[in-house]
The prediction has a mean pLDDT of 83. This is a predicted structure of a 72-nucleotide RNA (transfer RNA) from Micromonospora zamorensis. Rfam family: tRNA. It is annotated as a transfer RNA.
């Protein structure tokens, strides 16, 4: 220097052109002598970043960045 691959809620991940979601965590409530646990609710991200293609873009397509990996 090429190439692959990832980057999305605090944390692990899904979603691959038209609602931006789940588990966990995290706040309230119900329950129980308390706590745990179970059960209800509820907050919390304009999708790495700048352009382009679209009526429309997390999602397609160019650079850049940031991580993991193979090649020299």
């Nucleotide at each position: 220097g090429c190439c692959c691959u990832g980057g999305u809620a605090g944390c692990u991940c899904a979603g691959c052109g038209g609602g931006a979601g789940a588990g966990c965590a995290c706040c309230g409530g119900u329950u129980c002598g308390a706590c745990a646990g179970a059960c209800c609710g509820g907050g919390g991200g304009c999708c790495g970043c700048u352009g382009g293609u679209u009526c429309g873009a997390a999602u397609c397509c160019a650079g850049c960045u940031c991580g993991g990996g193979g090649c020299a």